[in-house]
Molecule: FMN riboswitch aptamer (RFN element)
Organism: Bacillota bacterium
RNA sequence: GUACUCCUUCGGGGCAGGGUGAGGCAAAUGCCAAUUCCCGAUCGGUGGUGACGCAUGAUGCGAAGUCCACGAGCCACAUGGCACGAACUGGUGAGAUUCCAGUACCGACGGUAUAGUCCGGAUGCAAGAAGGAUAAA
Numbered sequence: 001g002u003a004c005u006c007c008u009u010c011g012g013g014g015c016a017g018g019g020u021g022a023g024g025c026a027a028a029u030g031c032c033a034a035u036u037c038c039c040g041a042u043c044g045g046u047g048g049u050g051a052c053g054c055a056u057g058a059u060g061c062g063a064a065g066u067c068c069a070c071g072a073g074c075c076a077c078a079u080g081g082c083a084c085g086a087a088c089u090g091g092u093g094a095g096a097u098u099c100c101a102g103u104a105c106c107g108a109c110g111g112u113a114u115a116g117u118c119c120g121g122a123u124g125c126a127a128g129a130a131g132g133a134u135a136a137a
Stems, first nucleotide, its partner, number of pairs: 005133006017039003023032003041117002043107002045070004052062004065105002073082003087103005109120003
């Protein structure tokens, strides 16, 4: 100094504004009423890769929702199923699904006026991150 093991801590964000009115109240013809519908707005867990950016003596740090891999939940309870989805076009270049530009698309379950964004399971679980302890070799 290193692996395994153990301990501690940490470990997910998000409807501004407008319209409609299921329905409710009232019975004065009015008032209330969707973060769910419509217009529009807005969000992006973890590891990897990364031609970009910043700093530097070495080198370090940051950088993908839709590229690769991983993660919570629900039904069944011996297997299995759902969640699990989503990106193209142009540019530069030797090289980019990551850079630049443009335009798209995706998002469990229960509740409720039909929900990625509200409430709930959840002060939970977890991919993992940081720090620490220790035996042998």